[in-house]
RNA sequence: CUUAUCAAGAGCGACUGAGGGAACAGGCCCAGUGAAGUCCAGCAACCUCCUAUAGGAAGGUGCUAAUUCCUGCAGAAUGAUUUCAUUCUGGAAGAUAAG
Numbered sequence: 001c002u003u004a005u006c007a008a009g010a011g012c013g014a015c016u017g018a019g020g021g022a023a024c025a026g027g028c029c030c031a032g033u034g035a036a037g038u039c040c041a042g043c044a045a046c047c048u049c050c051u052a053u054a055g056g057a058a059g060g061u062g063c064u065a066a067u068u069c070c071u072g073c074a075g076a077a078u079g080a081u082u083u084c085a086u087u088c089u090g091g092a093a094g095a096u097a098a099g
Base pairs, nucleotide, nucleotide: 001099002098003097004096005095006094011040013039014038015037019030020029021028024072025071026070027069041064042063043062045061046060047059048057049056050055068093073090074089075088076087077086078085079084080083
């Protein structure tokens, strides 16, 4: 860079000791009833293997609060009528895998 997927799944564990939820902004959450990190454990998204497209394995990467936590750009519908709110759709950005 390209393609695909992102509404599911996963700990009353140990060490540690203050922060974290991708960037920026707005919000809203989680956190000494221990954040982030490491180890163990678990899950099964993609690749891989068995197999029948189901199902299974757990080798590679990954993942283990909340829809990618929600929104920010555009379009449509609905409701109040300044324009705001809600719902849906498509982008943008991000994450993961394979090439």
Predicted 3D model of a 99-nucleotide RNA (SAM riboswitch aptamer (S box leader)) from uncultured Paenisporosarcina sp.
Rfam family: SAM riboswitch aptamer (S box leader). Gene Ontology term of the family: regulation of gene expression.
The prediction has a mean pLDDT of 84.
The organism belongs to Paenisporosarcina, within Bacteria.